[in-house]
RNA sequence: UGAACGCUGGCGGCGUGCUUAACACAUGCAAGUCGAACGAGAACGCACCUUCGGGUGUUAUUAGAGUGGCGAACGGGUGAGUAUAAGUUGGGUAAUCUGCCCUAGACUCUGGGAUAGCCCAGGGAAACUUGGAUUAAUACCGGAUGUGGUCCUUUUACGCAUGUAAGAGGUACUAAAGCUUGUAACGGCGCUUUAAGAGGAGCUUGUGGCCUAUCAGCUAGUUGGGGGGGUAACGGCCCACCAAGGCAAAGACGGGUAGCGGGUCUGAGAGGACGAUCCGCCACACUGGAACUGAGACACGGUCCAGACACCUACGGGUGGCAGCAGUUUCGAAUCAUUCACAAUGGGGGCAACCCUGAUGGUGCGACGUCGCGUGAGGGAUGAAGGUCUUCGGAUUGUAAACCUCUGUCACAUGGGACUAACCGUAAGGUUCAUAGCCUUACCUGAAUUAACCAUGAGAGGAAGUAGUGGCUAACUCUGUGCCAGCAGCCGCGGUAAUACAGAGACUACGAGCGUUACUCGGAUUCACUGGGCGUAAAGGGAGCGCAGGCGGAUAUAUAUGUUAGAUGUGAAAUCCCGGGGCUUAACUCCGGAACUGCGUCUAAAACUGUGUAUCUAGAGACUUGGAGGGGUAAGCGGAAUUUGUGGAGUAGCGGUAAAAUGCGUAGAUAUCACAAGGAACACCGAUGGCGAAGGCAGCUUACUGGACAAGAUCUGACGCUCAGGCUCGAAAGCGUGGGUAGCAAAAGGGAUUAGAUACCCCUGUAGUCCACGCCCUAAACGUUGUACACUAGGUCUCGGAGGAUUCAUCCACUUCGGGGCCCAAGCUACCGCGAUAAGUGUACCGCCUGAGGACUACGAUCGCAAGAUUAAAACUCAAAGAAAUUGACGGGGACCCGCACAAGCGGUGGAGCAUGUGGCUUAAUUCGAUGCAACGCGAAGAACCUUACCUGGGUUUGACAUGUAUUGGAAUAUGGCCGAAAGGUUAUAGUCCUUCGGGACUGAUACACAGAUGCUGCAUGGCUGUCGUCAGCUCGUGUCGUGAGAUGUUCGGUUAAGUCCGGCAACGAGCGCAACCCUCGCCCUAUGUUACCAGCGGAUAAAGCCGGGGACUCUUAGGGGACAAACCUGAAUUCAGGUGGGAAGGUGGGGAUGACGUCAAGUCAGUAUGGCUCUUACAUCCAGGGCUGCACACGUGCUACAAUGGUCGGUACAGAGGGACGCAAUGCCGCAAGGCGGAGCAAAUCCCCAAAACCGAUCCCAGUUCGGAUUGAGGUCUGCAACUCGACCUCAUGAAGCCGGAAUCGCUAGUAAAGGCGUAUCAGCAACGACGCCUUGAAUACGUUCCCGGGUCUUGUACACACCGCCCGUCAAGUCAUGAAAGCCGAUUUCGCCCGAAGUAUAUGAGCUAACUCGCAAGAGAGGCAGUAUCCUAAGGCAAGGUUGGUGAUUGGGACUAAGUCGUAACAAGGUAGCCGUAGGGGAACCUGCGGCUG
Repeated sequence: UGAACGCUGGCGGCGUGCUUAACACAUGCAAGUCGAACGAGAACGCACCUUCGGGUGUUAUUAGAGUGGCGAACGGGUGAGUAUAAGUUGGGUAAUCUGCCCUAGACUCUGGGAUAGCCCAGGGAAACUUGGAUUAAUACCGGAUGUGGUCCUUUUACGCAUGUAAGAGGUACUAAAGCUUGUAACGGCGCUUUAAGAGGAGCUUGUGGCCUAUCAGCUAGUUGGGGGGGUAACGGCCCACCAAGGCAAAGACGGGUAGCGGGUCUGAGAGGACGAUCCGCCACACUGGAACUGAGACACGGUCCAGACACCUACGGGUGGCAGCAGUUUCGAAUCAUUCACAAUGGGGGCAACCCUGAUGGUGCGACGUCGCGUGAGGGAUGAAGGUCUUCGGAUUGUAAACCUCUGUCACAUGGGACUAACCGUAAGGUUCAUAGCCUUACCUGAAUUAACCAUGAGAGGAAGUAGUGGCUAACUCUGUGCCAGCAGCCGCGGUAAUACAGAGACUACGAGCGUUACUCGGAUUCACUGGGCGUAAAGGGAGCGCAGGCGGAUAUAUAUGUUAGAUGUGAAAUCCCGGGGCUUAACUCCGGAACUGCGUCUAAAACUGUGUAUCUAGAGACUUGGAGGGGUAAGCGGAAUUUGUGGAGUAGCGGUAAAAUGCGUAGAUAUCACAAGGAACACCGAUGGCGAAGGCAGCUUACUGGACAAGAUCUGACGCUCAGGCUCGAAAGCGUGGGUAGCAAAAGGGAUUAGAUACCCCUGUAGUCCACGCCCUAAACGUUGUACACUAGGUCUCGGAGGAUUCAUCCACUUCGGGGCCCAAGCUACCGCGAUAAGUGUACCGCCUGAGGACUACGAUCGCAAGAUUAAAACUCAAAGAAAUUGACGGGGACCCGCACAAGCGGUGGAGCAUGUGGCUUAAUUCGAUGCAACGCGAAGAACCUUACCUGGGUUUGACAUGUAUUGGAAUAUGGCCGAAAGGUUAUAGUCCUUCGGGACUGAUACACAGAUGCUGCAUGGCUGUCGUCAGCUCGUGUCGUGAGAUGUUCGGUUAAGUCCGGCAACGAGCGCAACCCUCGCCCUAUGUUACCAGCGGAUAAAGCCGGGGACUCUUAGGGGACAAACCUGAAUUCAGGUGGGAAGGUGGGGAUGACGUCAAGUCAGUAUGGCUCUUACAUCCAGGGCUGCACACGUGCUACAAUGGUCGGUACAGAGGGACGCAAUGCCGCAAGGCGGAGCAAAUCCCCAAAACCGAUCCCAGUUCGGAUUGAGGUCUGCAACUCGACCUCAUGAAGCCGGAAUCGCUAGUAAAGGCGUAUCAGCAACGACGCCUUGAAUACGUUCCCGGGUCUUGUACACACCGCCCGUCAAGUCAUGAAAGCCGAUUUCGCCCGAAGUAUAUGAGCUAACUCGCAAGAGAGGCAGUAUCCUAAGGCAAGGUUGGUGAUUGGGACUAAGUCGUAACAAGGUAGCCGUAGGGGAACCUGCGGCUG
């Protein structure tokens, strides 16, 4: 908002209600009235009479018709058509008309003939109609009169061209109707004529008001003329003739859409959108055409014709028009009663009463809108119950309820009860001549309507919903669901803790409504007049010339176009605004004012603007002199180089690349010399330089020619600037014709590269590149910056001139004009940046932009030989696309630096066998977790049972374990028997605790709370850990800079292991990290001396610190010292580095602990803890057995080896750190050995476990061996309840692979690698070759930072930000959608030509017909008229051909979109060949290549 839909709904007032199909309509009503214009005139009924046939009176001044008058052209509806013939506003009409009405004047005399009705007779189904006879008028027709009017002639005045007004003259022409009342009247109502008025209408004109140029030319009655016709009137309105005009870029013509205005909605306004209701105008009335009547119509409820549709029919023919009021069908999301009344207001007719009036006044229906009212008010806390939530305490619903005290609006009931009413009429009175008119009084007149209003009654009784609660946006929790169901205006929510879904509670907003949808304006300064932009975001035309247009220097003067002021007319009313009044209030309504920003007229002003005139020189141009220049066109000439040819000389290669090959060459190439030919391009100069409007222009000379600049100040006198359309020029590529062709080189061929390589690289090579002429007309045609003018700090370089000054020298300092650059001030800018060559400040004009894609596209048009160019949409899709800058991250970008990162070395892994872990497979189960580095000898520092979580089977259910309550039994406990695999079941015996006598401890049973879960979620978590990384980083406060994100500090120069330190610096400081402080090892000192030690003294032994003793030494464990670049030298100086010395140790001395901000949703719910979910006679728990050890295979980590630097045998030394009582165990004895017997010593510096390689000898002699030890057989030992699945060890025998390991890959920089053994935890034993430690022996190498990997700092590019494991392009395949083309097909609309041509006007004719008038005695004749016919025009229709437009169309083109399709990887980093633009060729595709251009 004229709304619709969903949920809900108490009352009243005032408004409002088919926006769609101007689709079709049943039924009723919506325009009649007048007897005072006219003639004629029933019936029913009643009364009387009757010859019963009927008659008379009344009904009856009747009804119903007819003639005639007025009305029907108003009122009411609708908005189809209409872009002008409409509407609005302002003018004109000297170019006009006007019934009824008002005013004024003059009249209303005298005749005539018809006709409807009625009656009679016919036709027809009907509608209707034909003929005859008769009749009236305010119907019709003559004559008279002429105030007047018209016409002709003429005079005067005026005006606006035609003209108008007034006057005079004329033999011209021109009228009428009566009715009524009464005794009558100068009565009333009419009629005729004239003038004037009012109101109405016609015509004409200025102004402003839609879209489209992908509509650019339109027009023959077209434009004009004089003439004629026609009209109320002007006019090509119509006609013949003549002329050739008219309109148009200020948009004609065409197409689309649309009734216009007052106004309505919105907005601060300017504007924008709309045109329901109400008012004004227009147009239309089933569609199309036409006239008639009339004052007025080309007529909604009239006529004629044609058409479509519908109805009736006797089939011959007729009838109809709701876009009047109700109503119906249909369309549609959607729009009401087949109501009452003429009481009021208004209209028609009438003298009037009165009649008619779906206009109008009322009522009804609809929450459709708006306004008002109510659904109760006050009190009421143990804050009841119930609901919801909960941290279980409580909170909230909530004074809400209950309960108490009141009130009575609305609705309900009863009773009363208006206003709107004034007329008219009747009666009376007054006035009057009057019974006219007027005034007064009384009576009469109400649809709505008993509804307003008032009173009384009763009782809180009958009256609340809707939407929302993530943000925008006021309002939050629980449950369910689990990317499902769903929500959503935008952002977005939902994948197991959803304030976003659904429900509930609570809350918020509005409230008889509340939400949703649609549309309009606003916000949107997002079409910008007010009030925007164009370097990089969209946007400057490729460049110039230039008509129209726009804008334009100085002075004077005139004018008054614009402009300004005042007055005046108009701008309808309603609306809006202001002030009042009336309904109880409000809405609503009435009155007054203001306003209506506009247009016209008059007067005034003259600054600016325009115009006219006169003048000026500052703009512009001309002139003179001068120099600069790849400016242009044409002709001629030149040398270097490439290639080719000929000849000489010469020999095996040349060429090419990252490397090659194709190619050329013994038929003599390449390289080299000489000569010749031919074409193209012009090294050096050369430049950041010059010229040109742009494109562009380069050897030299000549001819012709354009422009700019400087100086001079002689001339012209605004001649200027810009420029739509137009014209001209316009790189490269390309096209046409004819030439030319050395080099280069699209296409093409070949060779490489590659997974492929239609490419990059190489070898060839054609168009082309060149010339002449003609086209094309586009580029990143760029300064991505239109042209012109003016103004606004500087500095510096350069090109061309001039001046001054000056010199040896135009060398330099100075001034000035013009061009080319750089750096900057103010200012501008989103930033970047621009900054006198502006992107600053202004002026003028032009071009262009308005989200991204679709789309530099389609269709249409123009141009072109073609390629194609120019102009240029829409559907549809998305919520972004884009610019600049910031921080990161990344780069097959750059710089610097570090690390066993590479390099230099040493030793390994990868090959073998075995051990061990993992994957896979298998299985009843092979429990679970860990998965790039950072999982894989990891959790597990010990799986035969147990562990154990897995499987099979057997059991238990308050439970194996914890706490509590209630009832109940029993001391607890111990030892047996039987069944069973055990768990367990069952049974027997022994045992009788403490006590305040209530009970208690312990234990069993029953019941209830609860236990329990290695069940799920590490992506709900805590804690802990790994990793980058022991890398040197990560931040903060204040200040400063920046619009901001942010920056600075932290960058820079040095230096360091280090953001370590120093210096400098818009920074100054600080924190977490680094370092240091801690532990350990290395030296010394002090202290301490037992179990350690033994130098000196003494004793003793076979020997031995064995003993006395000692406190020196080693050592133990406490505390100190020591090293800090301290000293010296060198490097300019130094923080620092290098060197020297001293020192046990030297530049953080070695090692450890120590891990910043953070990253990886990294790991762990199976260590523990923990939210949520799940199981509860089982997913809990107990037991036995099995499994975790399973084996075609693959990988990781290790051990042992492959041997002589070794194996074997014999001899013989030297550790450290640990451990030891359920223990370590010596000496001794037995056994080949594992081990056994035995047991000294030791809770440990005392005893024990306890060394090996090395060293000294011997042997083996390069062999699958005296290497290697797997595998297997046999026999044993030990532990343990138990070694079958499934332990370790010993002995004998067996004696596999393996001879140093492909691609690849790991560790390590010194007491390190490598090698050797020893110990410990776990543990009955052991899978240990593992892990964690210890000592012994003990190297090699590092030139160096190019490269690989990782990291740090700075810088650069970026289309990345989940951050390169990123982003992203195109073909193909699938689906959906919209769209273009298309043989055609089907419509709509329109044009031209022709045919036919209804009704009708006009004209002609009219031999047929003909009352009024004329002539005539008459017959008849005439005038006039009618039918008929013809012609012009013409609706509809037909034929043929076009234009525009819509739908559809096999097939086809591209486009858009769609979690996980295919092929590649074109772009973003140097994107791995820099990219892009134009053009041409090629290719599955992105793309590639050639030519020219750009830097983005």